[in-house]
Small-subunit ribosomal RNA, 5' domain from Caulerpa ashmeadii, 507 nucleotides, folded computationally. It matches the Rfam family "Bacterial small subunit ribosomal RNA". Rfam links the family to the GO terms ribosome and structural constituent of ribosome. A source record names the gene rrs.
Context: one part of a larger RNA
RNA sequence: GGAUGAACGCUGGCGGCAUGCUUAACACAUGCAAGUUGAACGUAUUUUCAGCCCCUUGGGGGCUGUUUAUUCGUGGCGAACGGGUGAGUAUCACCUAAGAACCAACCCUUUGGACGAGAAUAACUUUUGGAAACGAAAGCUAAAACUCGAUGAUGGUUCUUGAAAACCGAAAUAUUUAAUAAAUGCCAAAGGACGGGCUUGGGUCUGAUUAGUUUGUUGGUAAGGUAAGAGCUUACCAAGACUACAAUCAGUAGCUGGUCUAAGAGGAUGAUCAGCCACACUGGGACUGAGACACGGCCCAGACCUCUACGGAGGGCAGCAGUGAGGAAUUUUCCGCAAUGGGCGAAAGCCUGACGGAGCAAUGCCGCGUGGAGGAUGAAGGCUCUUGGGUCGUAAACUCCUUUUCUCAGAAAAGAAAAAUAAAAAAAAAUGACGGUAUUUGAGGAAAAAGCAUCGGCUAACUUCGUGCCAGCAGCCGCGGUAAUACGGGGGAUGCAAGCGUUAUCC
Numbered sequence: 001g002g003a004u005g006a007a008c009g010c011u012g013g014c015g016g017c018a019u020g021c022u023u024a025a026c027a028c029a030u031g032c033a034a035g036u037u038g039a040a041c042g043u044a045u046u047u048u049c050a051g052c053c054c055c056u057u058g059g060g061g062g063c064u065g066u067u068u069a070u071u072c073g074u075g076g077c078g079a080a081c082g083g084g085u086g087a088g089u090a091u092c093a094c095c096u097a098a099g100a101a102c103c104a105a106c107c108c109u110u111u112g113g114a115c116g117a118g119a120a121u122a123a124c125u126u127u128u129g130g131a132a133a134c135g136a137a138a139g140c141u142a143a144a145a146c147u148c149g150a151u152g153a154u155g156g157u158u159c160u161u162g163a164a165a166a167c168c169g170a171a172a173u174a175u176u177u178a179a180u181a182a183a184u185g186c187c188a189a190a191g192g193a194c195g196g197g198c199u200u201g202g203g204u205c206u207g208a209u210u211a212g213u214u215u216g217u218u219g220g221u222a223a224g225g226u227a228a229g230a231g232c233u234u235a236c237c238a239a240g241a242c243u244a245c246a247a248u249c250a251g252u253a254g255c256u257g258g259u260c261u262a263a264g265a266g267g268a269u270g271a272u273c274a275g276c277c278a279c280a281c282u283g284g285g286a287c288u289g290a291g292a293c294a295c296g297g298c299c300c301a302g303a304c305c306u307c308u309a310c311g312g313a314g315g316g317c318a319g320c321a322g323u324g325a326g327g328a329a330u331u332u333u334c335c336g337c338a339a340u341g342g343g344c345g346a347a348a349g350c351c352u353g354a355c356g357g358a359g360c361a362a363u364g365c366c367g368c369g370u371g372g373a374g375g376a377u378g379a380a381g382g383c384u385c386u387u388g389g390g391u392c393g394u395a396a397a398c399u400c401c402u403u404u405u406c407u408c409a410g411a412a413a414a415g416a417a418a419a420a421u422a423a424a425a426a427a428a429a430a431u432g433a434c435g436g437u438a439u440u441u442g443a444g445g446a447a448a449a450a451g452c453a454u455c456g457g458c459u460a461a462c463u464u465c466g467u468g469c470c471a472g473c474a475g476c477c478g479c480g481g482u483a484a485u486a487c488g489g490g491g492g493a494u495g496c497a498a499g500c501g502u503u504a505u506c507c
Base pairs, nucleotide, nucleotide: 001507002506003505004504006503007502008501009500010499013368014367015366016365017364018363019361020360021326026324027323028322030321031320032319035077036076037075040074041073042072044070045069049065050064051063052062053061054060055059084279085278086277094203095202096201097200098199099198102196103195107192108191109190110189111188112187113186115149116148117147118146124139125138126137127136128135129134155168156167157166158165174184175183176182205251206250207249212242213241214240217239218238219237220236221235222234223233224232254276255275256274257273258269259268260267261266281302282301283300284299285298304315305314306313307312332358334357335356336355340354341352342351343350344349371401372400373399374398381392382391383390384389405448406444407443408442409441410440411439415434451496452495453494454493455492456477457476458475462491463490464489465488466487472479473478
């Protein structure tokens, strides 16, 4: 000199764009953050219309069909994404370059198929236990839920050099529609795409005041196991394997693209954004599923907290806000799904603290402003003084302008054109949180807007008064003991400027 997710002191006008718990992976009140589907299915309620029956004056009630919307539950898909954090991890975790023994829901392409039957169960009704959470018994019912059989190759298994052979193994003709047309879905197989699992070479901090380490350890055979190779696991056999090119142990640490600095080589760093990994109160475990050993799922143990009728039951903000605590220190319990993206759905649509926005903070970067021109009697006043003057200083006053910003009033966006409206084509229309915001027009008036640090040398900028090795200053050298340009006040000057200075850290 540059830099920062900064903090502190003094000061503070505006806008745009960014950024905002670096500490306690400490504990959390409250609300929200993952649902959707009636075009898979049952039940119950509701709406429209039609028909029939009953009581019948009006009218009311019941049943059936149709139609509209919804509740509860079964089923499907999603919940493994998105969002957070960096505790652990010196590791194939990450980066890079290769590889072979694998999986793959939704999506795309191709080929073929979708036959026959059956038994349940939730919701519901009744009874009943419990303070609650939540159950128990009996009865009824549906499906694209479940089961059985058939068919079935190019699939799988066994055997085999291979073929052959034997055996195994599927589905929902279901939904919408006036429809045999069309759309969506179901099953098997093959291929692709996206994604993932695994292996290997190289790279990846410090310490030798850590020199030996290892027994499933290293290899083989056999078996098991996995989607898949493998001591991955087990039995037996052998005694190997790593290490001074640093094993093991200890400490520290998420890694990378990047970021800061530097002419570069390097050094430091890993906030925001992007990729990968790991974790979800602590430890362990599996279930479901294409995918998890699962942040807002389950089970067990532990610590802590809450409710309780004392028998039991419930909870997990390292999601978004917010609270306490810690700390030098870090924001609103806001608006909206209008856009982008995601889940479900045929769609309308619903959900979405992702996201889009607004709010707070000079935290940073960038831009603008705090007026412009003229104006000497060099006014008053301050300071200084050799009493002549000098300086603040064209600075002010005063005159003439301007109105960026500001205030008031009016107008007023782009961001939104797709999907959808039976299909194709065309046309038309609707949809804005931000926001009456940006922007713009008119009016008003210089009006409402400058500070901070320094002035001995390094280092730009000097005098006066006070103090008297005191009070104090200080980055280094150093200054102060009666004439202090170094302390404190005044005047003046210098530097930067809505900031300035200090502290901390890196180059």